This record gives sequence, C1' cells and structure tokens, in this order.
RNA sequence: CAUCAAGAGGGGUGGAGGGAAUGGCCCGAUGAAACCCCGCCAACCUACCGUCGUGCUCCGCGGACGGGAACGGUGGCAAUUCCAACAGGCACCAAUCAAGGCCUGGGAGAUG
Repeated sequence: CAUCAAGAGGGGUGGAGGGAAUGGCCCGAUGAAACCCCGCCAACCUACCGUCGUGCUCCGCGGACGGGAACGGUGGCAAUUCCAACAGGCACCAAUCAAGGCCUGGGAGAUG
C1' cells in the first nucleotide's frame, strides 16, 4: 500500500481443547489443538493472453486495466475477520424500563 459478504476437506497420528486478545455466541469424545499424507479453493507474487497508452528506448522494456486458471512461491479450506467492542448518523419509541435493527468511519487483526 491492497484486499478481507465469495470460495474450498478427507484420511492417519494424537488426545482436550479451539474460534488472536476482552465480552458474547459457538465448535469439540459422532474426537479440539498440533504434526503428516493426499485433495481442493483462490488469483497476492510469478508465467501466459488481450486492450489502452506512448514513459524509456527505438524491433523491446516498463505502466494502467482486463482475462482464463497452468508448472511454481505464499495463503486459505465452521460460522461476514463468527458478532460486538470506540465515534457518529438513521430508523423505531408518548414517556420509563428491558431487549434489539441498519449505515458510515475509526481501532485491532489476518493475508500478500
């Protein structure tokens, strides 16, 4: 700096934890974490193709945008980053109490 509403799991070992942290809400002996094997998703990097454009150079390189998904490098394969948390706005509401809805921004985090 970009993206985070989509997508994608079986087996073996292992044995009680896991979903970052706080609160919630979930997952888990019909087997958690972790490790291994195989598979899959995706398109960030890389490679390839196309369009634009003309910066450099003069044939090519670089740039922007798009494409399919292939060897490779990462990443991912419960729940929107599972939800909220902080600030603001909208809707609802005669008032009070309780419980809630939607949107924007920020913060934190993840991946490249």

Annotation: This is a predicted structure of a 112-nucleotide RNA (SAM riboswitch aptamer (S box leader)) from a soil metagenome. Its Rfam family is "SAM riboswitch aptamer (S box leader)". Gene Ontology term of the family: regulation of gene expression. The coordinates come from a structure-prediction model, not an experiment, and the mean pLDDT is 77.